Bacterial RNase P class A from a Lysobacteraceae bacterium, 373 nucleotides, folded computationally.
The gene name in the source record is rnpB.
Lineage of the source: Bacteria > Pseudomonadati > Pseudomonadota > Lysobacterales > Lysobacteraceae.
Its mean pLDDT, the model's own confidence on a scale to 100, is 76.
Rfam family: Bacterial RNase P class A. It is annotated as a ribozyme.
């Protein structure tokens, strides 16, 4: 200088009118003026996860659901983070991974392909053990011909043939996957069939945060236990339901509810009567509850800085700081000036996080690659 990888950080800026909201002060006409200070984001969003707060249920266990799953640590807690481990991508910084268990059990596997699970034999290669064909030898039986010879069949040998049984799984070929890899030996050809090396699986020991793991030594085993659990399943290990319209205090006006009394044993209804049963007026008290109004509601798992322990996430100790709180719902608008001409996008109980959007710019570590000293 160019290419990348990681982390933080910003996200229009200054002024001046003019509004709106909540908080404190004054006035007072009790809802208005006036002062002074405070009013959105890093995502305030999605509402996916986890918790705190409320209320309700609940002795205990178990079932059924449902999350989550390499290992150790952080935390209030996580599906978040930290380191480590393995796998996988990249030259490299580095960046992905639902990463537990298919030698409990039950299935799935298209299409190709001979075969797809304890599996096969298409093409190869391999031989004469049976059988099937041809060729051949006999002082062998039998039969045709009048004998010889010759012929024909059967028998016993010998040979040739890979046509049918058949051995093999090196090589070819199918596939995402075909039952360890490479050499030697070995055999009719092969094949862990024997063997050496890699690889694999068991068991011990050392390593590593008592761990993942499988780095190292030892020691046994010729070699199975294929692949799929974001397939049923099994293990482990956490979960009770609802949500701030949560929930709580105070509470009219009308209407209604209970209790005593006043009160005529009245009236009205139920059947013409007689019991019974409901309902009717007037006062005092008594609780529930509507509208409403206030609490919850923002000082907090809080934010800066120093420090001391950890590799880190984070803990602890000390210092200093207060930073929106509304209930039709504020946080805006206009007008100057300047720039690199401004993305996504608005709180509504609160906090940890993930995720997903976002023009444009600032800073730092590190990698590669090429110049030049």
């Nucleotide at each position: 200088g160019g290419a990348g990888u990681c982390g933080g950080c910003c996200g229009g800026a200054c002024a001046g009118u003019c509004g709106c909201u909540g908080c404190g002060g004054u006035g007072c006409u009790u809802g208005c003026a006036c002062c002074g200070g405070g009013g959105a984001g890093g995502a305030a969003a999605g509402u996916c996860c986890g918790g705190g707060c409320u209320c309700c249920a609940c002795a205990g266990g178990g079932c059924a659901g449902g999350a989550u799953g390499c290992c150790a640590g952080g935390u209030a807690a996580c599906a978040c983070c930290u380191g480590g481990g393995c796998g996988g991508c990249g030259u490299g910084a580095g960046c992905c991974g639902a990463c537990g268990g298919c030698c409990a059990g039950u299935g799935c596997a298209a299409c190709a392909g001979a075969g797809a699970g304890c599996a096969g034999a298409c093409c190869g290669c391999c031989g004469a053990a049976c059988g099937g064909u041809c060729c051949u030898g006999c002082u062998g039986c039998c039969g045709c011909u009048u004998c010889a010879a010759g012929u024909g069949g059967c028998g016993c040998g010998g040979g040739a043939u890979g046509c049918g049984u058949g051995g093999u799984a090196a090589g070819g070929g199918u596939g995402a996957a075909a039952c360890g890899g490479u050499g030697c030996g070995g055999u009719a050809a092969g094949a862990g069939c024997g063997c050496a090396c890699c690889g694999c699986c068991c068991g011990u020991g050392g390593g590593g945060c008592u761990a993942a793991c499988g780095c190292c030594a030892c020691g046994g085993g010729g070699c199975a236990c294929g692949g799929u659990a974001a397939a049923c399943c099994c293990c482990a290990u956490c979960c009770g339901g609802a949500g701030c319209a949560a929930g709580g205090u105070c509470g009219a006006a009308u209407a209604g509810g209970g209790a005593c009394g006043c009160a005529a044993u009245g009236c009205c209804g139920u059947u013409g009567c007689c019991c019974g049963c409901g309902g009717u007026g007037c006062g005092u008290c008594c609780g529930g509850g509507u509208a409403g109004a206030c609490c919850g509601c923002u000082g907090g798992a809080g934010c800066g800085g120093c420090g001391u322990g950890g590799u880190g996430a984070c803990a602890c100790g000390u210092c200093g700081c207060c930073u929106a709180g509304a209930g039709g719902a504020a946080u805006g608008a206009c007008u100057g000036u300047c720039c690199u001409c401004g993305a996504c996008a608005g709180a509504a109980c609160c906090c940890g996080g993930c995720u997903u959007a976002c023009a444009g710019g600032c800073c730092g570590g590190c990698u590669c690659c090429g110049c030049u000293u």